[in-house]
Context: one part of a larger RNA
RNA sequence: CGUAGGAAAUUUGAGAGGAGCUGUCCUUAGUACGAGAGGACCGGGAUGGACAAACCGCUGGUGUACCAGUUGUUUCGCCAGAAGCAUAGCUGGGUAGCCAAGUUUGGAAGGGAUAAGCGCUGAAAGCAUCUAAGCGCAAAGCCCCCCUCGAGAUAAGAUUUCCCAUAGCAUAAGCUAGUAAGACCCCUUGAAGACUACAAGGUAGAUAGGUCUGGAGUGUAAGCAUAGUGAUAUGUUUAGCGGACAGAUACUAAUCGGUCGAGGG
Numbered sequence: 001c002g003u004a005g006g007a008a009a010u011u012u013g014a015g016a017g018g019a020g021c022u023g024u025c026c027u028u029a030g031u032a033c034g035a036g037a038g039g040a041c042c043g044g045g046a047u048g049g050a051c052a053a054a055c056c057g058c059u060g061g062u063g064u065a066c067c068a069g070u071u072g073u074u075u076c077g078c079c080a081g082a083a084g085c086a087u088a089g090c091u092g093g094g095u096a097g098c099c100a101a102g103u104u105u106g107g108a109a110g111g112g113a114u115a116a117g118c119g120c121u122g123a124a125a126g127c128a129u130c131u132a133a134g135c136g137c138a139a140a141g142c143c144c145c146c147c148u149c150g151a152g153a154u155a156a157g158a159u160u161u162c163c164c165a166u167a168g169c170a171u172a173a174g175c176u177a178g179u180a181a182g183a184c185c186c187c188u189u190g191a192a193g194a195c196u197a198c199a200a201g202g203u204a205g206a207u208a209g210g211u212c213u214g215g216a217g218u219g220u221a222a223g224c225a226u227a228g229u230g231a232u233a234u235g236u237u238u239a240g241c242g243g244a245c246a247g248a249u250a251c252u253a254a255u256c257g258g259u260c261g262a263g264g265g
Base pairs, nucleotide, nucleotide: 001152005163006162007161008160009159010158011157015149016148017147018146021049022048023047024046025045026044027043033038051106052105053104054103055102059100060099061098062097066093067092068091069090070089071086072085073084074083075082076081110144111143112142117137118136119135120134164264166177167176168175169174182260183259184258185257186202187201188200189199190198207253208252209251210249211248212247213246214245217241218240223236224235225234226233227232
């Protein structure tokens, strides 16, 4: 820009893409078959591998603004207690998020038309013949079925709901302006994201931060007291701290505003 008014939502599916794999074991059955050795089709069930998708409850990895221990050194006058630097100083753990080695799921089943092949009926050719007319069965393959995208599918589809028949100029269509439904700018943000987009909100508000309450985590803070010459230990104390987690709460910031947007060939 188009989709012959302007919007919001829900859809149909032309078409496109994805997926499509396979082993072993049990049973049928030591049956059919075979002199024996051996050893099935068909059917039923179980369990794996690789691959793919999703997820983080479990097992774990990471986790540079969480917790603790600790070395050297500098500073806070000193002690104590802290902070800075040394790869995040090193070490031990670890929430959220992300992730796999973790968990769950998938290939199936079914339908249609077929290939090779196997047939029925059946002439040409009184017989025979699956084929010439006609009719069947039959593949991991083809088309559906399953998953995703999808009306710029310009053949531009469908349904539901909302907004309405202002003003000026031209008057034949039309042009301009202010509006309606609605949308955007702007702002607070996000399990969304390169930007954009998408999604949640903008005081009639829990969108983010803060605060409070809790929680995962770490592992018993500081201070004081007691014991010990002391290192240290014990008690107060399963304490203190606690990024991303959960809930609550307008304390802070989403203020105030602006723009676009129909009149129906």
Source information: Large-subunit ribosomal RNA, domain VI from Desulfuribacillus alkaliarsenatis, 265 nucleotides, folded computationally. It matches the Rfam family "Bacterial large subunit ribosomal RNA". The full RNA is in RNAcentral, with records from Rfam. The organism belongs to Desulfuribacillus, within Bacteria.